[in-house]
């Protein structure tokens, strides 16, 4: 220099146009159980911002920026970073 794969929540990771801010697993927090733990079981759990007394509700965000579309994490372009192959 050329080609290919990838970047999603605290972590791993699925999802490849609408039912998804996000399955599943881990972790964390709360509870049950126990004399107390471990194990097990149940529940909750992204960030920012707006509205609201609160309960709760809205909007934006899937590496970054642009484009296509009624609608994009998903398709297209560019850039950055990681991994692999070729020279």
């Nucleotide at each position: 220099g050329g080609g290919g794969a990838g970047a999603u929540g605290c972590c791993g990771g699925a999802g490849u146009g609408g039912u998804c801010g996000a399955a599943c697993g881990g972790g964390a927090c709360g509870g049950a159980u126990u004399c107390g733990a471990a194990a097990u079981c149940c529940g909750u759990u992204g960030u920012a911002u707006u509205c609201g007394c609160a309960a709760g509700a809205g909007u934006a965000c899937c590496u970054a920026g642009g484009g296509u579309u009624c609608g994009a994490a998903u398709c297209c372009c560019u850039a950055u970073c990681u991994c692999c192959c070729c020279g």

The RNA shown here (transfer RNA) has 87 nucleotides and comes from Pseudomonas linyingensis.
Its Rfam family is "tRNA". The family's RNA type in Rfam is transfer RNA.
The sequence is in RNAcentral, with records from ENA.
Taxonomically the source falls in Pseudomonas (Bacteria, Pseudomonadati, Pseudomonadota, Pseudomonadales).